Predicted 3D model of an 85-nucleotide RNA (c-di-GMP-I riboswitch aptamer) from Aquibacillus koreensis. Its mean pLDDT, the model's own confidence on a scale to 100, is 89. The model forms 95% of the base pairs in the Rfam consensus. Taxonomically the source falls in Aquibacillus (Bacteria, Bacillota, Bacilli, Caryophanales).
[in-house]
RNA sequence: AUAAGAAAAAAGCAAACUUUCUGAAAGGGAAGGACGCAAAGCAAAGGGUCUAAGGUUGGAUAACUAGGAUCGCCUGGCUGCCAUA
Numbered sequence: 001a002u003a004a005g006a007a008a009a010a011a012g013c014a015a016a017c018u019u020u021c022u023g024a025a026a027g028g029g030a031a032g033g034a035c036g037c038a039a040a041g042c043a044a045a046g047g048g049u050c051u052a053a054g055g056u057u058g059g060a061u062a063a064c065u066a067g068g069a070u071c072g073c074c075u076g077g078c079u080g081c082c083a084u085a
Stems, first nucleotide, its partner, number of pairs: 002085002005082001012037002017032006035072001041078002045075003048070003054065004
C1' cells in the first nucleotide's frame, strides 16, 4: 500500500423510551438509557423518505413546492483503530 473482517484484544458510538431545551414542522442538542453498529467517524454529492414555515394556485377545506431534515434508508466520496493475509 492492497484485500478481507473468521476468531481475539483495547477502546468507541448509542435505537426505542423518559426528562429538558430548541424548531412552524420534520427534526436536532443535552442528561439518563442500550436495540444494535467494523466506520453507527466526517460530509447532504446522486437517489429515496419525512416536513411544508415561506411561496404559488384555488372561493375554500386544500393541492403543489426545499434554500428545511434524515449519512442508524441505499449508492458514491474522504478519513481512521485492532488483528489477519